[in-house]
Source information: Model confidence (mean pLDDT): 84 of 100. This is a predicted structure of a 685-nucleotide part of an RNA (large-subunit ribosomal RNA, domain II) from Picochlorum sp. 'soloecismus'. The RNAcentral record of the full RNA draws on SILVA. Its Rfam family is "Bacterial large subunit ribosomal RNA".
Context: one part of a larger RNA
RNA sequence: GCCGGCGACUUAGAAAAAGUGGCAAGGUUAAAGACUAAAAUCUGGAGCCUAAGCGAAAGCAAGUCUGAAUAGGGCAUUAUAAAGUCACUUUUUCUAGACCCGAACCCGGGUGAUCUAACCAUGACCAGGAUGAAGCUUGGGUAAUACCACGUGAAGGUCCGAACCGACCGAUGUUGAAAAAUCGGCGGAUGAGUUGUGGUUAGCGGUGAAAUACCAGUCGAACUCGGAGCUAGCUGGUUCUCCCCGAAAUGCGUUGAGGCGCAGCGGUCAGCAAGACUAUCUAGGGGUAAAGCACUGUUUCGGUGCGGGCGGCGAAAGCUGUACCAAAUCGUGGCAAACUCUGAAUACUAGAUAUGUUAUUUUCUGGCCAGUGAGACAGUGGGGGAUAAGCUUCAUUGUCAAGAGGGAAACAGCCCAGAUCACUAGCUAAGGCCCCUAAAUGAUCGUUAAGUGGCAAAGGAGGUGAGAAUGCUCAGACAACCAGAAGGUUUGCUUAGAAGCAGCAACCCUUUAAAGAGUGCGUAACAGCUCACUGGUUAAGCGUUCUUGCGCCGAAAAUGUCCGGGACUAAAUGAUCUGCCGAAGCUGUGGGAUAUUCUAAUGAAUAUCGGUAGGGGAGCGUUCUGCUCUAGGGUGAAGCAAAUAUGUAAGUAUUUGUGGACGAAGCAGAAGUGAGAAUGUCGGC
Numbered sequence: 001g002c003c004g005g006c007g008a009c010u011u012a013g014a015a016a017a018a019g020u021g022g023c024a025a026g027g028u029u030a031a032a033g034a035c036u037a038a039a040a041u042c043u044g045g046a047g048c049c050u051a052a053g054c055g056a057a058a059g060c061a062a063g064u065c066u067g068a069a070u071a072g073g074g075c076a077u078u079a080u081a082a083a084g085u086c087a088c089u090u091u092u093u094c095u096a097g098a099c100c101c102g103a104a105c106c107c108g109g110g111u112g113a114u115c116u117a118a119c120c121a122u123g124a125c126c127a128g129g130a131u132g133a134a135g136c137u138u139g140g141g142u143a144a145u146a147c148c149a150c151g152u153g154a155a156g157g158u159c160c161g162a163a164c165c166g167a168c169c170g171a172u173g174u175u176g177a178a179a180a181a182u183c184g185g186c187g188g189a190u191g192a193g194u195u196g197u198g199g200u201u202a203g204c205g206g207u208g209a210a211a212u213a214c215c216a217g218u219c220g221a222a223c224u225c226g227g228a229g230c231u232a233g234c235u236g237g238u239u240c241u242c243c244c245c246g247a248a249a250u251g252c253g254u255u256g257a258g259g260c261g262c263a264g265c266g267g268u269c270a271g272c273a274a275g276a277c278u279a280u281c282u283a284g285g286g287g288u289a290a291a292g293c294a295c296u297g298u299u300u301c302g303g304u305g306c307g308g309g310c311g312g313c314g315a316a317a318g319c320u321g322u323a324c325c326a327a328a329u330c331g332u333g334g335c336a337a338a339c340u341c342u343g344a345a346u347a348c349u350a351g352a353u354a355u356g357u358u359a360u361u362u363u364c365u366g367g368c369c370a371g372u373g374a375g376a377c378a379g380u381g382g383g384g385g386a387u388a389a390g391c392u393u394c395a396u397u398g399u400c401a402a403g404a405g406g407g408a409a410a411c412a413g414c415c416c417a418g419a420u421c422a423c424u425a426g427c428u429a430a431g432g433c434c435c436c437u438a439a440a441u442g443a444u445c446g447u448u449a450a451g452u453g454g455c456a457a458a459g460g461a462g463g464u465g466a467g468a469a470u471g472c473u474c475a476g477a478c479a480a481c482c483a484g485a486a487g488g489u490u491u492g493c494u495u496a497g498a499a500g501c502a503g504c505a506a507c508c509c510u511u512u513a514a515a516g517a518g519u520g521c522g523u524a525a526c527a528g529c530u531c532a533c534u535g536g537u538u539a540a541g542c543g544u545u546c547u548u549g550c551g552c553c554g555a556a557a558a559u560g561u562c563c564g565g566g567a568c569u570a571a572a573u574g575a576u577c578u579g580c581c582g583a584a585g586c587u588g589u590g591g592g593a594u595a596u597u598c599u600a601a602u603g604a605a606u607a608u609c610g611g612u613a614g615g616g617g618a619g620c621g622u623u624c625u626g627c628u629c630u631a632g633g634g635u636g637a638a639g640c641a642a643a644u645a646u647g648u649a650a651g652u653a654u655u656u657g658u659g660g661a662c663g664a665a666g667c668a669g670a671a672g673u674g675a676g677a678a679u680g681u682c683g684g685c
Stems, first nucleotide, its partner, number of pairs: 001685006011096013026049003032043003053060002063075004099237002102234001106227006117201009126191001128160003131156001135152002138149003164188003168185005203219001205215003212221001240619006250263005264372002266369006273362002275358003278354007290342001291340002296336004301331004307325002309322005375400010405416003420591004425587003431581003434566003440578001442577006453568001459553002463550010480537005486510003491505003516531001520529002592609007620674001622671006632662001639658008
């Protein structure tokens, strides 16, 4: 891991509701007793509930309490509307282990020092080598000591190094040979040394050269049994079928935030109402969007200039100037969630109408049973953030959640559309119709040349289409070519020079078809080239500005390019048109279920039948019991294997084979009553 068995809402008491049954203005016994195999039954009326309420109570009573009250008010009574009680069943709650499995802990009684820590008692052990303290002898030396030297001597938590004890490094090993080792190096090795045997100290404790270390592979409190099924707002698991309805992820509170309580939203039962939605109209209140500046603030420029600054005059008072600042005011132009002289659309409230929809509905009231209280994305309106986030937080709508189907290549939350079942029938939606791939290589008029389409901005450009305005133009425009482009004059100033062309000032006159005191290049300065301007050649359109469609550049990322692909110049794109394809939508044909209505013989009509949490309803099967050891059974029961048939399903029936002795169906009853999941449990492989 697989297969097989086992494996989780029970039982008792108390209460509430619903259903069923008994009796009923009443209902019922409890303990106990009698009888019995056990029940049933009988006796037992104590007690409980109900038939009357009000008051805290005394108490009074169809009333009572409050009150001074005969008032008013509260709660009752009455009235069409007046039933309880005792059992049983189901559901729920409470108390108990209370659906099952699961702690770490806490407490009590014991068991452990054969491991290990320390200590006590008594024993044992430490190859070999090195060093050479004190003391002593002798000699030297001293006044005597001291001191020095040779020798002797043998000390030491001395040295080197086996046994022994340890464990610093590396490798191997890591389902090991081993739940700590092996190999190669390493430290101590006469000492605070190592070790045998026996003993002592015990868990709220011991021991500790101290690491929270060790106390039997267990130690921030051992192990074992018990309290104990501790508790677990936590995780996991919780077993047959079909039918009807069907949520929530919000508000408030919470030692509250992944939990609860109340409300909201669901189911179910009963009841009273007639409403609910949509459209139109009528009547409302509003202060949002927008807008505005009348208020509160903020703010641009200008005028007037309170007051101040700075200057002048003056002995001072004061006078005066000002291209400075500036209150207030006037004009001008803006801004605002916490501004408003104004002010929508929606939304909301109420009413009316409807030959609108629905009443198979909807609201409300009450009883009972819940779940939910982590939401997600998308559109819109806001806050936070960076007008970031598949971000966060509100409001509102939708989808998902709990929703399958078609489209978006693939893709919970986007678009279309809500799956009762069957069908090799039809029509459509979104989206599509060259091939992959169902359906027009459809039609008409344009655009695009960029593979734009099939990612992106500021900005840039004689890309190209359309429109508008305006200027020139056969008295010849625009472009091109030919020719001219002169004189006063090298204007004046400046300057080394300045001659059209460094710079400053001025920018006239003449000759002309025309020609600037000069557009650019150029020179040291001149020169030279060129332009404006003019004539000629040629011949038909040529410029400028604005708006707009589609394109271009701007455009760099990490494994190979890429529109889903092939490919496409339409099979791209704009506008128009007609067909077709396309879903579980709608229709058709047939079947089923639920609800309501009608009919009154069993059908018909209408509507409905996606679904998690959850509520309600109806069933199937297993074991045992009663009727009943019954029908059946060696002419073959149960079980097992398969086939066939049948039912909406759980299932059921028959047949065949196997098997070899039990055992249905029906009607009731009682439960150890249904497994695929629990790191489930036991067994097998």